Small-subunit ribosomal RNA, 5' domain from an uncultured bacterium, 517 nucleotides, folded computationally.

Context: one part of a larger RNA
């Protein structure tokens, strides 16, 4: 000298971008962050219209079989709309936080799968035919302080299930025919197995099987990737064969028997330390430090462990088990996870609002209209970091007043101020007023921005003056008080302490502390 997610002192006018828990992966009061679909589906409330006009009950009459009923009532039927519960699909596996774990194919790069999946999409073909039974809601009846449930009963679906279809499909089986040194791969016929669901007023949306592609995702390998030898030997599923399982696939991944391998001074093990990369800071470059914000990929979700479902999860706002916490409790028993955004307590030099909108961007869900959406897009708050303005221009010597010094004569501050003519950026007043999105719909916002009037009025501080280093003199202390980066200063005439003048330097900041180059 450059720089920082910075803190601290001392100051502070205005905007524009960015930015803001670097500590306790400490605990969390409260709100809100993942719902949608009625055009998958049956039932239920509640408005409101409609139509027949008598179906049921209800009135009359009667031989008890039934006739009959003008208005009004009520149930029942049709049609809209709305509501919260359920069945059902889809989405909760994306977005969004962290960085504790990891030293590792976990990341980077470069290959590779003759060993894999891939829901939506998108493109081809070929189909959507025939039945059945139950379960929720719902009603009774009951159990419990709740949470949550029991028993009987009813009832539909794009839920489930069962048949049919099937030259593509997957599985066995046996054959043929190509490649290949062989396992072994592909190809061709042949016999047995395996699937579909509807709705609608609807140029509509589905649904099934196949192939294919696009995307998305496991998995292997090559070199790369912190410190310590005051860590030197470590490994028993260990290393490799074979047979079986598992897996969307390979493979001690698992196991079951056999053989003793297999790593290691080119640093195994072991123990510290750490999330990794693109970036970023510095450096002429090589380096060498760092991994905040942004974007890729990893790994977590109270701590430890486990499957279910599903294309996809061993799931942050889902299950079960345990442990520690912490709330309810009728004491029997139960509810709960803020490393989601705001907030609160704590820790700490230290780091925001319990804000406003879904207008835009994207996302789910939905034939759509639309809900949802703390992602996002704005505001608020911190000069925390950068840019960018502005705190006045010009004239003005009686070189004033005061101050400071003085060798009392002056000398500095200083065109500085005062006074005279100007202007008005910003801030404040007033009036206008977007673009971002338009067929229509602006959180932001009466913001930007444009106009007009009006006052120099509302807007300068910090360090520093021995030498490194730009800037001197008085007074004051007297090896005390004190300074200080590093040489050093202070012991009676201190340019190095403390003060005033005066000057020098950056400037809305300006020192100082802490890293790092």
């Nucleotide at each position: 000298g450059g720089a920082u997610a910075a803190a601290c002192g001392c100051u502070g006018g205005c905007g524009g971008c960015g930015u803001g828990c670097u500590u306790a992966a400490c605990a969390c009061a409260u709100g809100c962050a993942a719902g949608u679909c009625g055009a998958a589906c049956g039932a239920g409330g509640a408005a409101c219209a409609g139509a027949a006009g008598a179906c049921g009950a209800g009135g009359u009459c009667u031989u008890c079989g039934g006739a009959u009923u003008a208005a009004a009532u009520u149930g029942a039927c049709u049609g809209u709309u709305c509501c919260g519960a359920g069945u059902g699909g889809c989405g909760g596996a994306c977005g969004g936080g962290u960085g504790a774990g990891u030293a590792a194919c976990g990341c980077g790069u470069g290959g590779g799968g003759a060993a894999c999946c891939u829901g939506c999409c998108u493109u081809a073909u070929a189909c959507u035919g025939a039945g059945g039974g139950a379960c929720a809601a719902c009603a009774g009846c009951u159990g419990g302080a709740a949470a949550c449930g029991g028993c009987u009963g009813c009832u539909a679906a794009u839920a489930c299930c069962u048949c049919a279809u099937a030259u593509g499909c997957g599985c066995a089986c046996a054959g043929g025919a190509a490649g290949g040194c062989a396992u072994c791969u592909u190809c061709c016929g042949g016999u047995g197995u395996g699937g579909a669901a509807a709705g609608a007023a609807a140029u509509u949306c589905g649904g099934u099987a196949u192939a294919a592609g696009a995307u998305g995702g496991c998995c292997c390998c090559g070199c790369g990737u912190c410190u310590g030898a005051u860590u030197a030997g470590g490994c028993a599923g260990u290393u490799g064969g074979u047979g079986a399982g598992a897996u969307a696939a390979c493979a001690g991944c698992c196991c079951a028997c056999c053989a003793a391998a297999c790593c290691g001074a080119c640093g195994a093990u072991c123990a510290g330390u750490a999330g990794c990369c693109g970036a970023c800071c510095u450096g002429a470059g090589a380096g060498g430090g760092c991994g905040a914000a942004c974007g890729g990929c990893c790994a977590c979700a109270u701590u430890g462990g486990g499957a279910c479902u599903g294309a996809g999860a061993c799931a942050c706002g889902g299950c079960c088990c345990a442990g520690a916490c912490u709330c309810c409790u009728a004491c029997g028993g139960g509810a709960g996870g803020c490393a989601g955004c705001a907030g609160u307590g704590g820790g700490g030099a230290a780091u925001a609002u319990u804000g406003c909108a879904c207008a835009a961007u994207g996302g789910a869900g939905g034939a759509a209209a639309c809900u949802c959406u703390g992602a996002u897009g704005c505001a608020g708050c911190g000069a925390c970091g950068c840019c960018g303005c502005g705190u006045g221009a010009g004239u003005g010597a009686a070189g004033a007043a005061g101050u400071a010094u003085u060798u009392c004569g002056g000398u500095a501050u200083g065109u500085a101020a005062a006074g005279c003519u100007c202007u008005a950026u910003c801030a404040g007043c007033a009036g206008g007023g977007a673009a971002g999105a338009u067929a229509a719909u602006g959180a932001c916002g009466g913001u930007a921005c444009c106009u007009g009037a009006c006052u120099a009025a509302g807007a300068a501080g910090c360090c520093c003056c021995g030498g490194c280093u730009a800037a001197c003199u008085a007074c004051g202390u007297g090896c005390c008080a004190g300074c200080a980066g590093c040489c050093g200063c202070g012991g009676u005439a201190a340019u190095a302490c403390g003060u005033a003048g005066g000057g020098g330097g950056c400037a809305a900041g300006c020192g100082u502390u802490a890293u790092c180059c």
The coordinates come from a structure-prediction model, not an experiment, and the mean pLDDT is 81.